Annotation:
Predicted 3D model of a 74-nucleotide RNA (transfer RNA) from Candidatus Shapirobacteria bacterium S2_F12. Its Rfam family is "tRNA". From the family's description: Transfer RNA (tRNA) molecules are approximately 80 nucleotides in length.

Order: sequence, then C1' cells, then structure tokens
RNA sequence: GGGCAAUUAGCUCAGUUGGUUAGAGCACCGUCCUGAUAAGACGGGGGUCGGAGGUUCGAGUCCCCCAUUGCCCA
Repeated sequence: GGGCAAUUAGCUCAGUUGGUUAGAGCACCGUCCUGAUAAGACGGGGGUCGGAGGUUCGAGUCCCCCAUUGCCCA
C1' cells in the first nucleotide's frame, strides 16, 4: 500500500425484508428472604447504536468518507 471482518449499556452479545418504544445475560443499586453472608425472588438506573454527511415519510439496518481493533496479501 491492497483486501476482508468487527464497532449497539460497565463487560459479552442479539436486533429478521428499513417501520411500532433499542433489547438479553452478567455486573451495579434498592427491597424481600437470612442471626449474617452467599444463593434465590421482585423492582430500578444506565445507550441516542464509533464520528461526520447523504438517501428516505422513516436509518442500529442502505450509500459515501473518516477513526479504532483484528486477520490475510504484498
């Protein structure tokens, strides 16, 4: 230098053919339970989907550019 993949909550990841409100597990906080802890039950907070632009009535999803990470080629 060229190619491919990934980027969504603190972490690991879903998100279907563009459409309803952006979700799960773990973690965190509270309550219950217990002599106390762990486990368990119930509830709660936390995101504007890596950044900018475009297409569209509508974008996490499509297009372009950039950034970061990994792999391959040279």